[in-house]
Context: one part of a larger RNA
RNA sequence: AGUGAAUGGUGGAUGCCUUGGCGUCCAAAGCCUAUGAAGGACGUGGUUUAGCUGCGAUAAGCUUCGGGGAGCCGCUGAGCAGGCUAUGAUCCGGAGAUCUCCCAGAUCGGGAAACCGACCAGAAAUCAACCUCUGGUAGUGCGGAAGCGGAGGGAACGCAGAGAACUGAAACAUCUCAGUACCUGCAGGAAAGAAAAGAAAACUCGACUUCCCAAGUAGCGGCGAGCGAACGGGAAUCAGCCCAAACCGGCACAGUGUCAAGGUCGCGGCCGUUGCUGCGCCGGUGUUGUGGGAUCUGCAGGACUCCCCGCAGGAGUCCAGGAAGUUACAAACCCUAUCUCUAGAAGAAUGGCAUGGGAAGGCCAGCCGUAGAGGGUGACAGCCCCGUAGUCGAAAGAGAAUAGGACUUCCGCAGCGAUCCCAAGUAUCACCAGACACGAGAAACCUGGUGUGAAUCCGGGGGGACCACCCCCCAAGGCUAAGUACUCAUGGACGACCGAUAGUGCAAUAGUAGCGCGAGCGAAAGGCGAAAAGAACCCCGGUUAGGGGAGUGAAAUAGAACCUGAAACCGUUCACUU
Numbered sequence: 001a002g003u004g005a006a007u008g009g010u011g012g013a014u015g016c017c018u019u020g021g022c023g024u025c026c027a028a029a030g031c032c033u034a035u036g037a038a039g040g041a042c043g044u045g046g047u048u049u050a051g052c053u054g055c056g057a058u059a060a061g062c063u064u065c066g067g068g069g070a071g072c073c074g075c076u077g078a079g080c081a082g083g084c085u086a087u088g089a090u091c092c093g094g095a096g097a098u099c100u101c102c103c104a105g106a107u108c109g110g111g112a113a114a115c116c117g118a119c120c121a122g123a124a125a126u127c128a129a130c131c132u133c134u135g136g137u138a139g140u141g142c143g144g145a146a147g148c149g150g151a152g153g154g155a156a157c158g159c160a161g162a163g164a165a166c167u168g169a170a171a172c173a174u175c176u177c178a179g180u181a182c183c184u185g186c187a188g189g190a191a192a193g194a195a196a197a198g199a200a201a202a203c204u205c206g207a208c209u210u211c212c213c214a215a216g217u218a219g220c221g222g223c224g225a226g227c228g229a230a231c232g233g234g235a236a237u238c239a240g241c242c243c244a245a246a247c248c249g250g251c252a253c254a255g256u257g258u259c260a261a262g263g264u265c266g267c268g269g270c271c272g273u274u275g276c277u278g279c280g281c282c283g284g285u286g287u288u289g290u291g292g293g294a295u296c297u298g299c300a301g302g303a304c305u306c307c308c309c310g311c312a313g314g315a316g317u318c319c320a321g322g323a324a325g326u327u328a329c330a331a332a333c334c335c336u337a338u339c340u341c342u343a344g345a346a347g348a349a350u351g352g353c354a355u356g357g358g359a360a361g362g363c364c365a366g367c368c369g370u371a372g373a374g375g376g377u378g379a380c381a382g383c384c385c386c387g388u389a390g391u392c393g394a395a396a397g398a399g400a401a402u403a404g405g406a407c408u409u410c411c412g413c414a415g416c417g418a419u420c421c422c423a424a425g426u427a428u429c430a431c432c433a434g435a436c437a438c439g440a441g442a443a444a445c446c447u448g449g450u451g452u453g454a455a456u457c458c459g460g461g462g463g464g465a466c467c468a469c470c471c472c473c474c475a476a477g478g479c480u481a482a483g484u485a486c487u488c489a490u491g492g493a494c495g496a497c498c499g500a501u502a503g504u505g506c507a508a509u510a511g512u513a514g515c516g517c518g519a520g521c522g523a524a525a526g527g528c529g530a531a532a533a534g535a536a537c538c539c540c541g542g543u544u545a546g547g548g549g550a551g552u553g554a555a556a557u558a559g560a561a562c563c564u565g566a567a568a569c570c571g572u573u574c575a576c577u578u
Stems, first nucleotide, its partner, number of pairs: 001577009015563001016527002020498002022495006029487002031153002039102003042056003046080002050076003062096006071084003108117003118137006140149003157188001158186004168175001172222001198205002209236005219227002240479003247284005253278004262271002266311004289457001291422004296415004301319007321411005334405005339399004344392002350365004366383002368372001374386003429451006438464001459474005514521002534562001537549004
C1' cells in the first nucleotide's frame, strides 16, 4: 500500500411526518375613496435592542351593547418587577370614539414622499413679538344659490380605440398566427346586447343573451396552408316599455291689426291689449304594420267645485268600482311577521384483566347511534377530550324574498277613411375602405370616408348582382331584469393532487437576505422527546471548545451541529498478501 471482516467519523440520501401549497365544486360577496382610499413612513410595551402582529399622541389600546365563565397581561422567548379579575377580567361578536405624517401632482403654497414655509380666526396669567396648539384657506363640471358630482386604487371578467411579429404555409409576398399579444380610455357587479325597416319559404316563426346539436356541413381559400357559418331543432331564463310628430291648452317673444273685424264650440246674454300668424318652452294626447295615431261622428258611473251666467259641454276634486307598483314601463320614507348572516348554547354511550415507559392494540364482558365525518390524547378510541348527527340562539348591525299594512300611480268604447302626422343632409346612389365564415368575387346585407341627395302609406326597406310577381318588415330617438363571464377577498366541502431539490418564488424575519445606477432579478433554510424531565454535582482543559463520569428518560449512537441516518470521502482494530 492492497484485499476482507468489524467498528467509527463525515455527509444528509431514503423512509415516515406536516404547520404550507395546488386544484375542483358549492354558497355568499362583488367594489373602496376628499367623512381622505389602496399602499406606506414614523411612532406605540414597566423592563422592549430587533422582527412579526395589533394599534395611533386616548397609540398590543378607549366607550357601550351582547356572548362567555376563570383565569389573564399577543408571537419569536424565558425571567424580573408589577397589575387586572365573580362589582364578571382576558377572549369572541355588533355599534361608536380616537385615528400623527406621506400618498389622488394630497387639496393653503412649495417640495428631493413621509419635509419646509405661509395667511385668516381662535387658545395660558399684563401688552406686543416669537414659539406651540385648534379650525379654515386647492382646482374643476353643473347650478342664481344652497349644494351635488368628479379625481385615485382594484386579481380576473366587459365594452371601445389603436394594433404587431415570431410562427404555419415544410422557402415566401396574398393568406395564417390574429383582431391574438401589447398599449390606451371607460365602466359594472357583471358588462355588452335586446323588443324586428328580423329570419324565412310552411298550414311559417316571433326581443336579447348563453349552452347542446345542426357541422367540420354549406361555403371561403396562392381552392394551398388553412378559415368556417346560418336556417332549423333541443335546453337555460323569460318582460316588456317610454318618447318625436300630427291635434288641444297655457306661458313668453315677434309680426299683423288699431276698436270692430273677431272671440265665447251651439242659442241667448256677454267680452273687449281682443283676434290671427310664426317661433320657443311647459302640460295633455300619442307610439303602430291583420298599418297606427290625430281629426271627425255616435254612445258612456255618482256627488261637489270651477270654466262669465242659464241650458248644453269641458276641466278638476272626492267617493264607488277595477288595475298596478319601487330593476325598465312615475316615485319616496316606512311598519309588522317569517328567514339568513355577523358571537354562541346544548349534544348519547365502557369497564375490567395481562403486556408495556405509555393502551386507544390483545383477551373478557357491555352500551349508544338521526351521532361509526374528522382531529387529539404516551401504540390503532363510536362510548377519554374537542367535535359530529339532529336541535336551539341575538341587545346591536346587515341582507333577501314572501305575505300583510301603509303609501303612490292609472283607468272609456265603437265607427268612418275625406284631411293631417308617422324621426333628413337621413335613406338611396357613385367612388374608396372596413366588417360580415365570405380574400372583389355574380357579392347582396351592415358600418365608415368623400360627393350627391328623396319619399310619408297610392309611402319606405328586405328576401345574396339585377328585374317582375309574391312574401316579410317599418330605419334614420331612447330604456330594460333573468339566464351568461370572472374570482383579489370570505365561508364550507372534496381530491386515483404534492409532501420540504416536491408543492406557491415563500411550510421559517419571503418578495425577506442578497444582486443591479435602474427597469428589475431573487434565494437558502422544516422534524430532540410523550413530557424539557434540556443533563444538579464531580473530573481533564485556557474560569474555553470539546470530552469522561453521574443523573433524567422507554431510548442519550434521542444531548440541542438533536427522528431515521444510504453513498462518495477519511480513520481505527484484526486477519491475510506484497

This is a predicted structure of a 578-nucleotide part of an RNA (large-subunit ribosomal RNA, domain I) from a Planctomycetota bacterium. The coordinates come from a structure-prediction model, not an experiment, and the mean pLDDT is 80. Lineage of the source: Bacteria > Pseudomonadati > Planctomycetota.